The RNA shown here (transfer RNA) has 74 nucleotides and comes from Candidatus Uabimicrobium amorphum.
Rfam family: tRNA. The family has 954 seed sequences and 5,335,975 matches in Rfam 15.1.
Taxonomically the source falls in Candidatus Uabimicrobium (Bacteria, Pseudomonadati, Planctomycetota, Candidatus Uabimicrobiales).
Its mean pLDDT, the model's own confidence on a scale to 100, is 80.
The sequence is in RNAcentral, with records from ENA.
[in-house]
RNA sequence: GGGGAAGUAGCUCAACCGGGAUAGAGCGGCGGACUCAUAAUCCGCAGGCUGCAGGUUCAAGUCCUGCCUUCCCA
Numbered sequence: 001g002g003g004g005a006a007g008u009a010g011c012u013c014a015a016c017c018g019g020g021a022u023a024g025a026g027c028g029g030c031g032g033a034c035u036c037a038u039a040a041u042c043c044g045c046a047g048g049c050u051g052c053a054g055g056u057u058c059a060a061g062u063c064c065u066g067c068c069u070u071c072c073c074a
Base pairs, nucleotide, nucleotide: 002073003072004071005070006069007068010027011026012025013024020058029045030044031043032042033041051067052066053065054064055063
């Protein structure tokens, strides 16, 4: 250099084949309840310009192009 897969919250992943209204979940973090206290359990809150840059579209996490990173094949 060629072919394939992946990149979304601090971490692990969803968001459907076939684009649609405000991008969710678990763990983790913070606050509260319970407890003598801690853990467990329960309640609440915060946290994302969806790898980067363009394009198509009324509308893009999703489609197209280029680039970057990681993994696999020869």